This is a predicted structure of a 134-nucleotide RNA (c-di-AMP riboswitch aptamer (ydaO/yuaA leader)) from Firmicutes bacterium UBA3914. Of the family's consensus pairs, 92% are formed in the model. The coordinates come from a structure-prediction model, not an experiment, and the mean pLDDT is 80.

RNA sequence: UAGUUGAAAUCUCCGAAGCCCCGCUAGGGCGUGGGGGACCCAACUUUUUGGGGUGAAUCUCGCCAGCUGGUGAGAGGGGCGACUUGGGCGUCCUAACCCGUCAGCUAACCCCACAGGAGUACUCCAAGGCGUAA
Numbered sequence: 001u002a003g004u005u006g007a008a009a010u011c012u013c014c015g016a017a018g019c020c021c022c023g024c025u026a027g028g029g030c031g032u033g034g035g036g037g038a039c040c041c042a043a044c045u046u047u048u049u050g051g052g053g054u055g056a057a058u059c060u061c062g063c064c065a066g067c068u069g070g071u072g073a074g075a076g077g078g079g080c081g082a083c084u085u086g087g088g089c090g091u092c093c094u095a096a097c098c099c100g101u102c103a104g105c106u107a108a109c110c111c112c113a114c115a116g117g118a119g120u121a122c123u124c125c126a127a128g129g130c131g132u133a134a
Base pairs, nucleotide, nucleotide: 011119012118013117014116018030019029020028021027031114032113033112034111035110036109041104050102051099052098053097054096058075059074060073061072062071063070064069076094077093078092079091080090081089083128084127085126086125087124088122
C1' cells in the first nucleotide's frame, strides 16, 4: 500500500413502531400506523368454488408433484448505494402472520399496535438546501 475477515457504534438501514412523564415493571400523555362503524354514493347481490385484513410481497407461463405445494423464467411491486427530490448506473427483496363464515365507502363513535431484524456506501447528472469569513 492492497485484499480478506471480524468487532463496535452515541452512526446508519427495513418498518407505523418515535418522544415525554413515572423510583422500576406496569400505567399515562403527545405523535405515528391499522381495523370496525351511518345517511349519501356504490353494488344489484353470487355468499365452500368461502370471504376478509396487516404487509412491497402479487400475477403469468413452463417443469416436478396425490392435494396444499416445490422449482425456473418473466411481468408487476418494494428497498438500498449517508442532506432532499428527480434522473442514471448497480444491487437486493418479492415473505410471514391474523380474523373465523363475517365486514364496500363511511361523520360521530368504538377497538388495536408502537415490535422485530440488520450493517450499505457510485466523490454519477440536474435542481434545491445546509455549512463556511468566502